Predicted 3D model of a 544-nucleotide part of an RNA (small-subunit ribosomal RNA, 5' domain) from a metagenome. The full RNA is in RNAcentral, with records from SILVA. Its mean pLDDT, the model's own confidence on a scale to 100, is 85. Rfam family: Bacterial small subunit ribosomal RNA.
Context: one part of a larger RNA
RNA sequence: GAACGAACGCUGGCGGCGUGCUUAACACAUGCAAGUCGAACGAGAAAGCUCCCUUCGGGGGGUUAGUAAAGUGGCGCACGGGUGAGUAACACGUGGGUAACCUACCUUUGGGUCUGGGAUAACCCGGGGAAACUCGGGCUAAUACCGGAUAAGACCACGGAGUGUUGGCUCUGUGGCAAAAGCGGGGGACUUCUUCGGAAGCCUCGCACCUGAAGAUGGGCUCGCGUUCCAUCAGGUAGUUGGCGGGGUAAUGGCCCACCGAGCCAUAGACGGAUAGCUGGUCUGAGAGGAUGAUCAGCCACACUGGAACUGAGACACGGUCCAGACUCCUACGGGAGGCAGCAGUGGGAAUAUUGGACAAUGGGCGAAAGCCUGAUCCAGCAACGCCGUGUGAGUGAUGAAGGUCCUCGGAUCGUAAAGCUCUGUCAGUAGGAACGAUGGGGUUGUUGGUAAAUACCCAACGACUUUGACGGUACCUGCAAAGGAAGCACCGGCUAACUCUGUGCCAGCAGCCGCGGUAAGACAGAGAGUGCAAGCGUUGUUC
Repeated sequence: GAACGAACGCUGGCGGCGUGCUUAACACAUGCAAGUCGAACGAGAAAGCUCCCUUCGGGGGGUUAGUAAAGUGGCGCACGGGUGAGUAACACGUGGGUAACCUACCUUUGGGUCUGGGAUAACCCGGGGAAACUCGGGCUAAUACCGGAUAAGACCACGGAGUGUUGGCUCUGUGGCAAAAGCGGGGGACUUCUUCGGAAGCCUCGCACCUGAAGAUGGGCUCGCGUUCCAUCAGGUAGUUGGCGGGGUAAUGGCCCACCGAGCCAUAGACGGAUAGCUGGUCUGAGAGGAUGAUCAGCCACACUGGAACUGAGACACGGUCCAGACUCCUACGGGAGGCAGCAGUGGGAAUAUUGGACAAUGGGCGAAAGCCUGAUCCAGCAACGCCGUGUGAGUGAUGAAGGUCCUCGGAUCGUAAAGCUCUGUCAGUAGGAACGAUGGGGUUGUUGGUAAAUACCCAACGACUUUGACGGUACCUGCAAAGGAAGCACCGGCUAACUCUGUGCCAGCAGCCGCGGUAAGACAGAGAGUGCAAGCGUUGUUC
């Protein structure tokens, strides 16, 4: 000199864009942060309003409404969001391998969706418990569950041929094994049933479902190289190192197990200890390098502490389960409940914000869709925490006013500075108008095309009308008034730009280094003048 997620002191006009628990991975009151689908399924309230009856206590019907709240089932909850404790490691970076692997939803494409069955929640009845919850009996549905049929290909076992070489690909023989689910819209004939309302079959469209092949996306595993300090850590290792066989996994492998051999690593630093998430980057520097890893982006790890599996395409799962532990809370003492390193918020701390608004946009989950959910996100609030912009006025004005300070008492200086006169109107104020973000999304309707038996339905394109903005009556524009509301901080001995007076008298004090202060202090304190930066200026801390 530059820099900062800074803090402290004094001061503080406005705006834009960013940033904001670096400490205690310390403990947490309260609210919210993951739901959705009635076009998978069976059930199904109440208040209110209204009508009728009434012994005036009440009872019944309709509507509310097939709504609410629950339940079965499907998909999601493994994403998004947080934190950096652990980790010196294939964790990360980079480049390869996988003939050793997986991949829900999505895309393309081949084939298919036949026929049966038994349960169970909700509900009703009864019981236990303070509660959390739980037990027994009875009924019922499905795209829930379980059989049978079918099987091209897939898979398994035993074979064959070709090609290729770790378990690959293609063709093929025999045997075995495993599938499926319906729902919704529309419809002219025809058939069956019918309570004569209709229902089912049938045709058609859409969405689902099963089984193959391929793709895309995402991941698993593995290898080369790179990745802090200590040798006052020199030897380490017994599933250790390798093999045969097996188990396990999506998959290789001592990953695990039985047996067999005795290996394996290490001064090119094994083993041990300390520290630490890694990277793109960031800061500094002419560079080489040094330091660093906030925000943003990629990867990893963790979710009160430790351990474990279940479900699932995917977890050994932050707002799931089980066990143990510490802590907190409830209890009828028998037993239970909880996990902010999600967003706000509380204590703690030198220090870091609101218990805000909205799903309008972007994105995500579910849904055919309308839509619902979304503390992701978009916005607003707080903070000079940072960067950038801008203002605090402009011109004129010498009796060089008053006043302050200094003085050699002549004067000098603050100083064109002020006042006065003439103007301007940024910002702030006030009044009116008023967005972009929506060229999108939704609804109704029309035309055309596709599908189709069809002018239904459905889908697509184009048009008409209508609706949809948290921010926000904000940005922006225009008018009005008015110099009015807007300057401080540090320094002034040398380094280092800037000097005098008064007070003090080795005292009080200053200080980054050298050093000042003991009666004329340019170094302390105050004042006036000056210098430097400026809505900031200094101090402290840290890095180069």